[in-house]
RNA sequence: UGGGGAGUGGUGUAAUCGGCUGGCACGCCAGGUUUUGGUCCUGGAAGACGGGGUUCAAAUCCUCGCUCCCCAG
Numbered sequence: 001u002g003g004g005g006a007g008u009g010g011u012g013u014a015a016u017c018g019g020c021u022g023g024c025a026c027g028c029c030a031g032g033u034u035u036u037g038g039u040c041c042u043g044g045a046a047g048a049c050g051g052g053g054u055u056c057a058a059a060u061c062c063u064c065g066c067u068c069c070c071c072a073g
Base pairs, nucleotide, nucleotide: 001072002071003070004069005068006067007066010026011025012024013023019056028044029043030042031041032040049065050064051063052062053061
């Protein structure tokens, strides 16, 4: 430099050819249980890489960037 892939809470990971409130696990916070801790139970906070576009509606489609991975040189 060219080609391909990926980017979703603190971490990991789902959704399917665009559709109702973005789910699950771990972690975190609060409460319950316990002599305490852990386990267990209940509740809660926290997320779409950035800009623009298409659409009634975008995590999803298009475009321009950024970062990371793979291949080639």